Background:
The part of an RNA shown here (large-subunit ribosomal RNA, domain II) has 685 nucleotides and comes from a Dehalococcoidales bacterium. It matches the Rfam family "Bacterial large subunit ribosomal RNA". The RNAcentral record of the full RNA draws on ENA.

Context: one part of a larger RNA
RNA sequence: GCCUACGAGUUAACGUUAUUGGCGAGGUUAAUCCGUUCAGCGGAGCAGCCGUAGUGAAAGCGAGCCUUAAUAGGGCUAUUUAGUCAAUAGUGUUAGACGCGAAACCGUGUGAUCUACCCAUGGACAGGUUGAAGUUUAGGUAACACUAAAUGGAGGACCGAACCCGUUGACGUUGAAAAGUCUUGGGAUGAUCUGUGGGUAGGGGUGAAAGGCCAAUCAAACUCGGAAAUAGCUCGUACUCCCCGAAAUGCCUUUAGGGGCAGCGUUUAAAUAUUUUGUUAGAGGUAGAGCUACUGAUUGGAUGCGGGGGCUUCACCGCCUACCAAUUCCUGACAAACUCCGAAUGCUAACAAAUUUUUUUAUACAGUGAGGGCAUGGGUGCUAAGGUCCAUGUCCGAGAGGGAAAGAACCCAGACCAUCAGCUAAGGUCCCCAAAUGUAUGCUAAGUUGACAAAACGCGGUUUGACUGCUUGGACAGCUAGGACGUUGGCUUGGAAGCAGCCAUUCGUUUAAAGAGUGCGUAACAGCUCACUAGUCGAGCGGUCGAGCAUGGAUAAUAAUCGGGCAUAAGCAUACUACCGAAGCUAUGGAUUUGUAAUUUAUUACAAGUGGUAGGGGAGCAUUCUAAUUGGGUUGAAGGAUAAUCGUGAGGUUUUCUGGACUGAUUAGAAAAGAAAAUGUAGGC
Numbered sequence: 001g002c003c004u005a006c007g008a009g010u011u012a013a014c015g016u017u018a019u020u021g022g023c024g025a026g027g028u029u030a031a032u033c034c035g036u037u038c039a040g041c042g043g044a045g046c047a048g049c050c051g052u053a054g055u056g057a058a059a060g061c062g063a064g065c066c067u068u069a070a071u072a073g074g075g076c077u078a079u080u081u082a083g084u085c086a087a088u089a090g091u092g093u094u095a096g097a098c099g100c101g102a103a104a105c106c107g108u109g110u111g112a113u114c115u116a117c118c119c120a121u122g123g124a125c126a127g128g129u130u131g132a133a134g135u136u137u138a139g140g141u142a143a144c145a146c147u148a149a150a151u152g153g154a155g156g157a158c159c160g161a162a163c164c165c166g167u168u169g170a171c172g173u174u175g176a177a178a179a180g181u182c183u184u185g186g187g188a189u190g191a192u193c194u195g196u197g198g199g200u201a202g203g204g205g206u207g208a209a210a211g212g213c214c215a216a217u218c219a220a221a222c223u224c225g226g227a228a229a230u231a232g233c234u235c236g237u238a239c240u241c242c243c244c245g246a247a248a249u250g251c252c253u254u255u256a257g258g259g260g261c262a263g264c265g266u267u268u269a270a271a272u273a274u275u276u277u278g279u280u281a282g283a284g285g286u287a288g289a290g291c292u293a294c295u296g297a298u299u300g301g302a303u304g305c306g307g308g309g310g311c312u313u314c315a316c317c318g319c320c321u322a323c324c325a326a327u328u329c330c331u332g333a334c335a336a337a338c339u340c341c342g343a344a345u346g347c348u349a350a351c352a353a354a355u356u357u358u359u360u361u362a363u364a365c366a367g368u369g370a371g372g373g374c375a376u377g378g379g380u381g382c383u384a385a386g387g388u389c390c391a392u393g394u395c396c397g398a399g400a401g402g403g404a405a406a407g408a409a410c411c412c413a414g415a416c417c418a419u420c421a422g423c424u425a426a427g428g429u430c431c432c433c434a435a436a437u438g439u440a441u442g443c444u445a446a447g448u449u450g451a452c453a454a455a456a457c458g459c460g461g462u463u464u465g466a467c468u469g470c471u472u473g474g475a476c477a478g479c480u481a482g483g484a485c486g487u488u489g490g491c492u493u494g495g496a497a498g499c500a501g502c503c504a505u506u507c508g509u510u511u512a513a514a515g516a517g518u519g520c521g522u523a524a525c526a527g528c529u530c531a532c533u534a535g536u537c538g539a540g541c542g543g544u545c546g547a548g549c550a551u552g553g554a555u556a557a558u559a560a561u562c563g564g565g566c567a568u569a570a571g572c573a574u575a576c577u578a579c580c581g582a583a584g585c586u587a588u589g590g591a592u593u594u595g596u597a598a599u600u601u602a603u604u605a606c607a608a609g610u611g612g613u614a615g616g617g618g619a620g621c622a623u624u625c626u627a628a629u630u631g632g633g634u635u636g637a638a639g640g641a642u643a644a645u646c647g648u649g650a651g652g653u654u655u656u657c658u659g660g661a662c663u664g665a666u667u668a669g670a671a672a673a674g675a676a677a678a679u680g681u682a683g684g685c
Base pairs, nucleotide, nucleotide: 001685002684003683004682005681006680011095012094013093014092015091016090017089018088019087020086021085022084023083026050027049028048032044033043034042035041036040054061055060064076065075066074067073098236099235101233105226106225107224109222110221116200117199118198119197120196121195122194123193124192125190127159128158129157130155134151135150136149137148138147139146163187164186165185169182170181171180202218204214205213206212239620240619241618242617243616244615249262250261251260252259253258263368264367265365266364268362269361270360271359273358275354276353277352278351279350280349281348282347288341289339290338295335296334300330301329302328306324307323308321309320310319311318371396372395373394374393375392376391377390378389379388380387401412402411403410416590417589418588419587421586422585423584427580428579429578430564431563436577438576439575440574441573442572443571450566457552458551461549462548463547464546465545466544467543468542469541470540478536479535480534481533482532484509485508486507489503490502491501515530519528520527591610592609593608594607595606596605597604598603599602621674623671624670625669626668627667628666629665630664631663632662639658640657641656643654644653645652646651
């Protein structure tokens, strides 16, 4: 993992609601007893309980009672009636209370054969090395001290086996082993190691202290019991069909992943509303706008109270100002906590149409109280986030189908079932791939683009519009020729001659034209060129401002338009026609729910429905047993295997084979009554 079996809302009492039944102003027995055909049934048993009357704290009084001094006022009640006992179903409370699951807490005991420490009594330590004190002899001293050589054999001394330990590395890691093996290493006469016997016990022991150890268990051992501890937590909770169908919000909560009340769902009953549109009448201060209409903030200018600075003066006065700057005026412009103003929506009411149960109230039963995306209006954040917090709407949640390559919530559209029928939506029509290689006119040359990333800024890419200048009296571009003189203008300067710099009435002359010079160049000249002019040529050439499509800007980690491919497209723009395209709509047949109507009491007709999680309601199937009635079976029961058939389904029936003795149907009742899940339990493989 699979298969088989087992495996979770039960039972009792007491409430409560509904339905059914008995009796009914009454209803009903409990214990117990008697009888009997004895797990049963029949009878007796009115003790008690509920109801028929309330009120008061109560004594009590009583259709009234209480309060009170009250006959005032006030509170409850009556002026009518339905209850009660059972059964069944839903639900609540108390019990283990749908099942399994803690870590823990408490009580009685059992453990020191492991290990910690202690007590008693025994045992063990190859071999080698070092050479303390002391002593002896000699030297030495006044005597000591001291020195040397011997002797001696100390030490938590040294090296190193047994023994004890466990430093390093490797192996081992479903091991040979629930801690080992190999290697390397530490101690090895000592605070050493070790045998045997004994002692200390669970909030206790023992501990050279690591919360270590106390029998592979230790921040409180193990065993049994309290005990089915408790678990606002996790997981699981078993057949079918039909109807309806949520919530993830508000307030409170030692509350925040739990609850209570409300909101939203279902069921039953009752009531007569609801919604939309129009008209009329209202409340309001948002969007916008505005501000010499307030509060505040604010650009530039005018005026310049007042101040600063300077001058003057003994001081006052006075004068000046590229300074600051009040008030006022002109101008520009801002505000969630500004408003002289002020919508659209939304909200309230009345009336009129349409709409028909969508609305409201009550009963019983819930679930929800983690929401999420998108659009719009906002707060917060960075006008960041698949961020976060509100509001309004929508979808997902609980929604399948078509489109967007693929995708919870984007677009279209809400799936009762069947059909090899039709029409459409979004989106598409060259092929994959259903349908146009459609029509008309343009654009794009970047494979831009098409099913997608992008800006400021740049661009003599190209198409197009508007305005404007020059032009057969010859434009624009090219080519040929000229481009001079006063003069090297003056100043400056070492030099300054068109061209370092400064100045200027930058003039005049000759000319077709030629600047006191556009750029290069020289130390300065020279030299090359330009403006300007003529000739040649022969028809358009420039400038400005827009628009379309392109283009640069353009940088992310294997390839990325799905792919093939597509160039007057199969790209883009505009217009038009046809077609495809969904579980949408229609058609045909069928099922079912609710309502209405009719007949008939189960059918028909019509209308509207039939996506669905949590959840509510309804109707059924199957299993075991019981009672009554009624069947089958050795001419083959149950069970097993296969096939056919019926039913919307749970399931039913039948043929054949197997099997070899029991077992159905109908009606009613009772449950140990349905498994795929619980890291479920047991067995098998």